Context: one part of a larger RNA
RNA sequence: GAUGAACGCUAGCUACAGGCUUAACACAUGCAAGUCGAGGGGCAUCAGUUUGGUUUGCUUGCAAACCAAGGCUGGCGACCGGCGCACGGGUGAGUAACACGUAUCCAACCUGCCUCAUACUCGGGGAUAGCCUUUCGAAAGAAAGAUUAAUAUCCGAUAGCAUAUAUUUCCCGCAUGGGUUUUAUAUUAAAGAAAUUCGGUAUGAGAUGGGGAUGCGUUCCAUUAGUUUGUUGGGGGGGUAACGGCCCACCAAAGCGACGAUCAGUAGCCGACCUGAGAGGGUGACCGGCCACAUUGGGACUGAGACACGGCCCAAACUCCUACGGGAGGCAGCAGUGGGGAAUAUUGCACAAUGGGCGAAAGCCUGAUGCAGCGACGCCGCGUGAAGGAUGAAGUAUUUCGGUAUGUAAACUUCUAUCAGCAGGGAAGAAAAUGACGGUACCUGACUAAGAAGCCCCGGCUAACUACGUGCCAGCAGCCGCGGUAAUACGUAGGGGGCAAGCGUUAUCC
Numbered sequence: 001g002a003u004g005a006a007c008g009c010u011a012g013c014u015a016c017a018g019g020c021u022u023a024a025c026a027c028a029u030g031c032a033a034g035u036c037g038a039g040g041g042g043c044a045u046c047a048g049u050u051u052g053g054u055u056u057g058c059u060u061g062c063a064a065a066c067c068a069a070g071g072c073u074g075g076c077g078a079c080c081g082g083c084g085c086a087c088g089g090g091u092g093a094g095u096a097a098c099a100c101g102u103a104u105c106c107a108a109c110c111u112g113c114c115u116c117a118u119a120c121u122c123g124g125g126g127a128u129a130g131c132c133u134u135u136c137g138a139a140a141g142a143a144a145g146a147u148u149a150a151u152a153u154c155c156g157a158u159a160g161c162a163u164a165u166a167u168u169u170c171c172c173g174c175a176u177g178g179g180u181u182u183u184a185u186a187u188u189a190a191a192g193a194a195a196u197u198c199g200g201u202a203u204g205a206g207a208u209g210g211g212g213a214u215g216c217g218u219u220c221c222a223u224u225a226g227u228u229u230g231u232u233g234g235g236g237g238g239g240u241a242a243c244g245g246c247c248c249a250c251c252a253a254a255g256c257g258a259c260g261a262u263c264a265g266u267a268g269c270c271g272a273c274c275u276g277a278g279a280g281g282g283u284g285a286c287c288g289g290c291c292a293c294a295u296u297g298g299g300a301c302u303g304a305g306a307c308a309c310g311g312c313c314c315a316a317a318c319u320c321c322u323a324c325g326g327g328a329g330g331c332a333g334c335a336g337u338g339g340g341g342a343a344u345a346u347u348g349c350a351c352a353a354u355g356g357g358c359g360a361a362a363g364c365c366u367g368a369u370g371c372a373g374c375g376a377c378g379c380c381g382c383g384u385g386a387a388g389g390a391u392g393a394a395g396u397a398u399u400u401c402g403g404u405a406u407g408u409a410a411a412c413u414u415c416u417a418u419c420a421g422c423a424g425g426g427a428a429g430a431a432a433a434u435g436a437c438g439g440u441a442c443c444u445g446a447c448u449a450a451g452a453a454g455c456c457c458c459g460g461c462u463a464a465c466u467a468c469g470u471g472c473c474a475g476c477a478g479c480c481g482c483g484g485u486a487a488u489a490c491g492u493a494g495g496g497g498g499c500a501a502g503c504g505u506u507a508u509c510c
Stems, first nucleotide, its partner, number of pairs: 001509003005506005012382002016378001019374001020340001025338003029335003034083003039080002042076002046074003049070010090293003099218008109210002114206008122156004132145005162187005170179003192198001193196001219265001226256003231253004236248003268290004272283004295316005318329004346372001348371003354368001355366004385415004395406004419451001422445004429437001454499005459480003465494005475482002
C1' cells in the first nucleotide's frame, strides 16, 4: 500500500460498487419454462347469444329471476401435435489434463432457428390420445373395450439435384488426395391454414454455433526410479458427424523415463486484480471468456444440439406418505430455515426498460434483468457552522502562590442554511399508448445554530509532557524494553499529537 474481511469503541447524510471465503452439509414453504385455438379432435370451466320450460310482476305479451339444451360466438382446463425446455441462472466438488492460454491445421467433420439461390408442394391408407363404458388400487397410478381428428404417422407417384457403386473429361495440390465433367444402376421428399412479408420438401451457398488434431506454456515431492499389457505399432473389421486401440480378433514386441516417467500431495484455467521504478512476487471474490458438476455412482432415450440442475431408467445413502401391498423427493436457481462458523442480507416490487422463449399478432411466461430493503463492508463527496469578540470571565489542571495553561475557546454581537426536518412544484428514462423505481432525483419557499465527533497515541523507532496513585505489585509491550517510593513507558486527570464518520486491533499478500 491492499482486502469479498472479522473484532473493540463510536456514528449525521448522499451517490457508486460489493455482501456464506466455512458444511459440493441437510432442507419446511412459495416462486424460478413455457407458449401456440392462424395445426387438431373437442367443450370440463367463464362470458355472450339462440331455443325451450318454470316461477313472479302485471299494462296480456313484455320484463326479471331460475333451470335445461344447442360449440352458435368470444375463448379455453385437460389431451394429441409443433417449437422451446441443451439458452438464461448456480457452484468449483472433481480435474496436473489438449482442461485452460496462445499459435496453426481438418484434403477427417456436424450445424435447428436465420439469410440468399433453384425446383417442387400430387394421390391414397391404417391407427391412436382425448371423450365414453368397465375394472383394479389406500394412494401414486394402471388395465381392458368401443370410438374419432390432425402441420401426428404410413404407403405410392414424381426426382435434371443429392447419396452409393462403376465409368469418363479437364484442372490443381500438401502425402493419403481435392475440385469439375459424361454415362449407367440403385435409393430417398412434401402439410396445411382464416390465403400471405405464414408455412412444408429437396439441393447448393452463407452466417452462427459446435466437434477433432498438433507445437509451445501451465504447482509441489527423488525421504516416489523405474513404469505400461489395449500397453506401442501394423494390415483388416466394427463404430462415429468425423480421424483415431475409440472398440474387436489376428500379427509383431514394442512405448514412456534423470530434458524427471510412474506414484503421492495440492489446485478449476485465463483476461485480469494487488504490490513494485521495473524485473518480479502473490491472488484468481465481483465483471468477461473457456471447462467441469447438479444427493452419490452408472446408463441410455428423445433431439439439429444432452448422455440433460427444476427429463427418464437402474443401484446406493438419506427424508417423507402408507390401508404395510406399495409409492414420493433432490435449492451448487431466487428468497428463506436449521447446522457449521470470527463472519456475509428480504420468504420485497415490477415485467416500465434491456434481453430471452412461444405466437401472424394482440399477448403470455421470464427470482434473467431492472429496482427497492438490510449492514460504515469498501471507495468518493458533504456536514457538524462563519465573522467579530480580553475583563484574557467562571470552572478545571498546575504552581516557586507572583502566576501559568485550557483560550478567541466560551459567553455576547452580527450573519448564513449545505445536510436533516416542514410546505409547494415535479422530471428524463418511452417510439402513439404503456414507469416497478417514485411523488424518487431535482427546483422553489419559509424556518431554527439548531438535530450531527469520535477513536488511537504522547520512552526511542514516531508527531506529541506534566501532576497524582501504585511500588518488580497491579500492569504495559510491534522491537528495544518499562515497573523494586520522586515512573514523560503501568492506572487516572489536565494538556498535547495524529486521523476523522470513522479510529484502532487481528489475519493475509507485496